[in-house]
Molecule: transfer RNA
Organism: Candidatus Levyibacteriota bacterium
Order: sequence, then structure tokens, then C1' cells
RNA sequence: UCCCCUGUAGCUCAAUGGUAGAGCAUUCGCCUGUUAAGCGAGUGGUUUCAGGUCCGAAUCCUGACGGGGGAG
Repeated sequence: UCCCCUGUAGCUCAAUGGUAGAGCAUUCGCCUGUUAAGCGAGUGGUUUCAGGUCCGAAUCCUGACGGGGGAG
């Protein structure tokens, strides 16, 4: 320098162009002698950034940036 993959909640990951979710973590409650475990409810998002297409974009297109892999 070129090619491929990837970027979504604190962490690990879903979401076929049509209301952004799960598990863990965290907060509160129930349970009890107390803690842990268990059960229930909640909180938490500028979907890396900037443009474009579209009635509508996390999703498609272009570029930038970060991470991983490959070629020279």
C1' cells in the first nucleotide's frame, strides 16, 4: 500500500428495510434468624463518526476512524 471480516446497554451477543432485544451485571422487592441461592419487577442505547438511497436505515451504498486476519 492492497484485500477480507468486524464495531449495537457496564460485559458477551441477537435483531431478513417497518416500535432496538436477550443473558450476565446493577437497583428495588419477595423469600429468612442473617447471608448466599431462588423468584418477581425495574434501570440502562446519539446502534463508532459523517454523508447518500428510501415513505421508512442498526440493516443497503460511499468515505473516515478503531479492532482482528491475510497479501506484498